This is a predicted structure of an 88-nucleotide RNA (c-di-GMP-I riboswitch aptamer) from a Desulfuromonadales bacterium. Its mean pLDDT, the model's own confidence on a scale to 100, is 88. It matches the Rfam family "c-di-GMP-I riboswitch aptamer". Rfam describes the family as follows. GEMM was predicted in a large-scale screen for bacterial structured RNA regulatory elements. Rfam links the family to the GO term cyclic-di-GMP binding. The sequence was found by an Rfam model in a public genome assembly. The model forms 100% of the base pairs in the Rfam consensus.
[in-house]
RNA sequence: CUCCGACAAUAGCAAACCCGGGGCAACCCGGGGACGCAGAGCCAAGGAUCCGUAAUCAUUAUGGUUUACGGACAGCCUGGCCGCCGAA
Numbered sequence: 001c002u003c004c005g006a007c008a009a010u011a012g013c014a015a016a017c018c019c020g021g022g023g024c025a026a027c028c029c030g031g032g033g034a035c036g037c038a039g040a041g042c043c044a045a046g047g048a049u050c051c052g053u054a055a056u057c058a059u060u061a062u063g064g065u066u067u068a069c070g071g072a073c074a075g076c077c078u079g080g081c082c083g084c085c086g087a088a
Stems, first nucleotide, its partner, number of pairs: 004086002012037002017032006035075001041081003045078003049072007057064001
């Protein structure tokens, strides 16, 4: 240095839910709170899932199918970048 990931050590993050705020929504921000996390650090590049709009097929109608566009999500997966420690 690389791989690897301990009943190690130092530190870190923060699910659900509640309160306040933003957004049509998915969801996001702040505070509280901890389910958990070796990367639960960062990135929307590829998929999955979710939201919105329009069209399309079907329908009495709604919901739904399909297509396109925009958005969300990194604590869904793949991938990329950076990183603490040092047992087997």